[in-house]
Parts: sequence; C1' cells; structure tokens
RNA sequence: GUCCCCAUAGUCUAACGGAAAGGACACUGGGUUUUCAUCCCAGCGAUGGGGGUUCGACUCCCCCUGGGGGCACCA
Repeated sequence: GUCCCCAUAGUCUAACGGAAAGGACACUGGGUUUUCAUCCCAGCGAUGGGGGUUCGACUCCCCCUGGGGGCACCA
C1' cells in the first nucleotide's frame, strides 16, 4: 500500500430491516441473616463518529476513527 473481519453499559453477550435495544455479571437501594456470604425484590445504565438508502437502520451502502488478521513492498 491493498484485502478481509470486528466495534451494543464498567465486563460478557442477544436482537429476519418492524418498533420501549433483551439477558447475565458488576453497581445502587431494600428484604432475609447476630454479622459476612448466599438467596429474594426493585433500580441504574449501551448501539464508536459523520453521511446515505428506506415508511422504518444495531442490522444495508459510503467515508472516518480504533482494534485484529492475510498478502505485497522494504533501495
């Protein structure tokens, strides 16, 4: 340089283009317990950025950013 793949919360992970973006852990509050842990209830919070297509985009297309990999170049 070129090609391919990936990006959802503090972490992990779902979601045929169809509607309030779901779940687990963590965290916060409460219950249970003599206390801690466990367990139970409730709460909190996310689609990397910018455009486009569409009635509708996490999803499809383009550019950018970041990460991983293949190939090529290296006087």